[in-house]
RNA sequence: UAAGCAGGCCGGAUAAUCGCUGGUGCCUUCGAGGCACGAGAGGAAAGUCCGGGCUCCUCAGGGACAAGGUGCUGGGUAACACCCAGGCGGAGUGAUCCGACGUCAAGUGCAACAGAGAGCAGACCAGCCUAAGCGAUAACCUCACUUCCAGCCCUUUUCCUCCUGGGAGAGGGACUUCAGAGGGGAGGUUCUCGCCGGUGAUGGGUGAAACGGUGGGGGGCGCAAGCCCUUAAUGUAAGAGCCCACCAGCAUCUGUGGUGACACAGAUGGCUAGGCAAACACCACCUGGAGCAAGGCCAAAUAGGGGAGUGUAUCAGGAGAGUCCCGUCCUAAACUCCCGGGUAGGCCGCUGGAGGUGCCAGGUAACUGGCAUCCUAGAUGAAUGAUUAUCGCCCGCAAGGGAACAGAACCCGGCUUACAGGCCUACUUAAAGC
RNA sequence: GCCGCAUUCGUCUAGAGGCCUAGGACACCGCCCUCUCAAGGCGGAGAUCACCGGUUCGAAUCCGGUAUGCGGUACCA
Numbered sequence: 001u002a003a004g005c006a007g008g009c010c011g012g013a014u015a016a017u018c019g020c021u022g023g024u025g026c027c028u029u030c031g032a033g034g035c036a037c038g039a040g041a042g043g044a045a046a047g048u049c050c051g052g053g054c055u056c057c058u059c060a061g062g063g064a065c066a067a068g069g070u071g072c073u074g075g076g077u078a079a080c081a082c083c084c085a086g087g088c089g090g091a092g093u094g095a096u097c098c099g100a101c102g103u104c105a106a107g108u109g110c111a112a113c114a115g116a117g118a119g120c121a122g123a124c125c126a127g128c129c130u131a132a133g134c135g136a137u138a139a140c141c142u143c144a145c146u147u148c149c150a151g152c153c154c155u156u157u158u159c160c161u162c163c164u165g166g167g168a169g170a171g172g173g174a175c176u177u178c179a180g181a182g183g184g185g186a187g188g189u190u191c192u193c194g195c196c197g198g199u200g201a202u203g204g205g206u207g208a209a210a211c212g213g214u215g216g217g218g219g220g221c222g223c224a225a226g227c228c229c230u231u232a233a234u235g236u237a238a239g240a241g242c243c244c245a246c247c248a249g250c251a252u253c254u255g256u257g258g259u260g261a262c263a264c265a266g267a268u269g270g271c272u273a274g275g276c277a278a279a280c281a282c283c284a285c286c287u288g289g290a291g292c293a294a295g296g297c298c299a300a301a302u303a304g305g306g307g308a309g310u311g312u313a314u315c316a317g318g319a320g321a322g323u324c325c326c327g328u329c330c331u332a333a334a335c336u337c338c339c340g341g342g343u344a345g346g347c348c349g350c351u352g353g354a355g356g357u358g359c360c361a362g363g364u365a366a367c368u369g370g371c372a373u374c375c376u377a378g379a380u381g382a383a384u385g386a387u388u389a390u391c392g393c394c395c396g397c398a399a400g401g402g403a404a405c406a407g408a409a410c411c412c413g414g415c416u417u418a419c420a421g422g423c424c425u426a427c428u429u430a431a432a433g434c
Numbered sequence: 435g436c437c438g439c440a441u442u443c444g445u446c447u448a449g450a451g452g453c454c455u456a457g458g459a460c461a462c463c464g465c466c467c468u469c470u471c472a473a474g475g476c477g478g479a480g481a482u483c484a485c486c487g488g489u490u491c492g493a494a495u496c497c498g499g500u501a502u503g504c505g506g507u508a509c510c511a
Stems, first nucleotide, its partner, number of pairs: 001430004006425005012391007020040002023037006042405001046416002049414005054291004061326005067287005072086005087101001088099004102282002107280002109276002124204003127199003133195004138190006145183004152173009212247006218229004248272002250269008295348004305339006316331004342509001355374008393402003435507007444460004452491001462478005484500005
């Protein structure tokens, strides 16, 4: 210097004139008016979103239920959903910012469409595997059957031979043994293929979301089952969490630090458990309801009647502005008093207050305490305004023009929303210089 | 002032987390019917779910904020 970030502050000034609403004082023709002095919108007065004061409802008390609200921890406060400090998560290079931030491993519920499969899930495509089951092909083995050939026994025909005997043919028997060939059948083993199937820590694809990651799983004997040795483990048909180891996460327990949220470390594990509670629900804490048009007072006359006070009170009845119970309160006779309407009247409530400023003290801070000092709108068909002049700010060469959001309504503390322009302080980032 | 409620086609409305680029009625437009109009029949168009954020995978719907509109409300009996 530029960009940014956080906090605080201002929200035109002065004067004159004419008005408006209260206050104080004086004067008066007492109807009110006049004169003088002094005061008179905001940081949000707004939205009415929270919290309180105050008032009434029975002293608004206790308990249960309902309904509603709040929701990390500690502190501040009259109180809060606010503020301060811290924790955790997220965004940013950073200063810094954002977070309805208790519990989905108590239960219930929800998840359209897409997708094979969406809650103790899932085999669609590709990859890998073929263990179990089924089927087919081929090879081999085993078993029994059958046919042929050869061999055995008996009978018979014929031929050769002197005879013994031999050859050939036909029929029957035994099925015994061995060997060979063929046929179909049964069972088994192996190879290949197909179906079925397996594999979700192999990839793809769908979706907002698809159930954590990495590495490893030896050797010998045996047909196998299995056994032995070794190993962290010795798995399968297979790249199977089947087993083992480590990592990450989660839960529980213990220890240390911290008031605490929480952080760190260690151990353990029938762990791998997804999202949603601004879904029901559960847990903890808080809340009675209504609101200043709350509420109170004053004013002529009359009936039914109503109210207040004093006073009695055993029974009974009843009563709250969420419901019920308890405490509590009220109700009969009698006495006293009052009211028994105007008018969309008058007065009070009404503004001096959890108030502002300064100093000191405590506290990291929010905030608190002490002392001093100041008084600063109070209207109700609802005041707080208008004009002019000068100066200041912005635009314009000048003439000239412009100046935001917005108006108290019983008060206070917050939050949220709207807002032209400007000032101050701390810090961050980048570049350059010393 | 205070308190409460609502906002979805031109109008009146349905909706209760996905089946909703939102359904219905009247009105509007076109065609048919009729000599013509009405009625009737068929078809069509018409919605930033007031706006801005958040929760959720997903919002007309749940939560917060903003805007607009409506209703009730003085004292006494």
The prediction has a mean pLDDT of 75. This is a predicted complex of two RNAs, RNase P RNA and transfer RNA, with 511 nucleotides together. It holds a member of the Rfam family "Bacterial RNase P class A". Rfam describes the family as follows. Ribonuclease P (RNase P) is a ubiquitous endoribonuclease, found in archaea, bacteria and eukarya as well as chloroplasts and mitochondria. It is annotated as a ribozyme.